[in-house]
The RNA shown here (transfer RNA) has 71 nucleotides and comes from a bacterium. It matches the Rfam family "tRNA". It is annotated as a transfer RNA. About the family: Transfer RNA (tRNA) molecules are approximately 80 nucleotides in length. Its mean pLDDT, the model's own confidence on a scale to 100, is 84. The sequence was found in a public genome assembly.
RNA sequence: CGGGGAAUAGUAUAAUGGCAGUACGCGGCCUUCGGGUGGCUGUAGUCCGGGUCCGACUCCCGGUUCCCCGA
Numbered sequence: 001c002g003g004g005g006a007a008u009a010g011u012a013u014a015a016u017g018g019c020a021g022u023a024c025g026c027g028g029c030c031u032u033c034g035g036g037u038g039g040c041u042g043u044a045g046u047c048c049g050g051g052u053c054c055g056a057c058u059c060c061c062g063g064u065u066c067c068c069c070g071a
Stems, first nucleotide, its partner, number of pairs: 001070007010024004018054001025043006047063005
C1' cells in the first nucleotide's frame, strides 16, 4: 500500500429494515444462626459523522480502533 472481517450494558454474546434480548457481574428483597446455592426484582448498551427510508444495530458513503491474508 491492496483485499477481507470485527466494533452492541462493566464482561461475553444474539438480533428478516419494525419494542435492542440473553448469560455473568453489580444494587435491592426473600430464603439461612451466618455464608454459599436458589427465587423475585432493578441497573446499564448499538464506535464516530453523514445519507437512503414512514422506520436503520441492520442498507450506502466517509472516518477511528483492532484482527486476518497478500505485497